[in-house]
RNA sequence: GGGUGUAUGGUGUAACGGAUAGCAUUCCGACCUUCUAAGUCGGAGAUGGGGGUUCAAUUCCUCCUACGCCCG
Numbered sequence: 001g002g003g004u005g006u007a008u009g010g011u012g013u014a015a016c017g018g019a020u021a022g023c024a025u026u027c028c029g030a031c032c033u034u035c036u037a038a039g040u041c042g043g044a045g046a047u048g049g050g051g052g053u054u055c056a057a058u059u060c061c062u063c064c065u066a067c068g069c070c071c072g
Stems, first nucleotide, its partner, number of pairs: 001071007010025004018055001026044006048064005
């Protein structure tokens, strides 16, 4: 340089073009407990960036960025 794949809370991971973006963990609060842990309940927190298609984009197209793989 060419090809290809991935990018979602702090972390890991789901999501037929139409869900309140789910689950686990983490964090915060409450309950429970003599205290802690465990457990129960509640809460906070995310779609890499720009543009396009569409009534509607996490999802499709395109460019960029970062990372992985293959070829040279």

About this RNA:
Predicted 3D model of a 72-nucleotide RNA (transfer RNA) from Parvibaculum sp. RNAcentral holds the sequence, with entries from ENA. Its mean pLDDT, the model's own confidence on a scale to 100, is 82. The source organism's lineage runs through Bacteria, Pseudomonadota, Alphaproteobacteria, Hyphomicrobiales and Parvibaculum. Rfam family: tRNA. The family's RNA type in Rfam is transfer RNA.